[in-house]
RNA sequence: CUGAGAAAAAGCCAAACCCGGAGCGAUUCGGGGACGGAAAGUUACAGAUCUCGCUUCGGCGAGAUGGCUGAACCGCCUUG
Numbered sequence: 001c002u003g004a005g006a007a008a009a010a011g012c013c014a015a016a017c018c019c020g021g022a023g024c025g026a027u028u029c030g031g032g033g034a035c036g037g038a039a040a041g042u043u044a045c046a047g048a049u050c051u052c053g054c055u056u057c058g059g060c061g062a063g064a065u066g067g068c069u070g071a072a073c074c075g076c077c078u079u080g
Base pairs, nucleotide, nucleotide: 002080003079004078005077012037013036017032018031019030020029021028022027035067041073042072043071045070046069047068048065049064050063051062052061053060054059
């Protein structure tokens, strides 16, 4: 540098649900919690899905989702 893997070791994150807050909404933030994750770290670039508005009903615009898929960047351990 590159491929594979999570058996070990050290760790990391945190689904559903509950409480409080923000938002028209999708959703999100903090606390508890732990379904799971080898990138469940970061990025909204492409697609997909969802929300709001408009619509000549063909779609268009704005937003959300990275724990939907792909891609990009960074990264622990073991092993080839």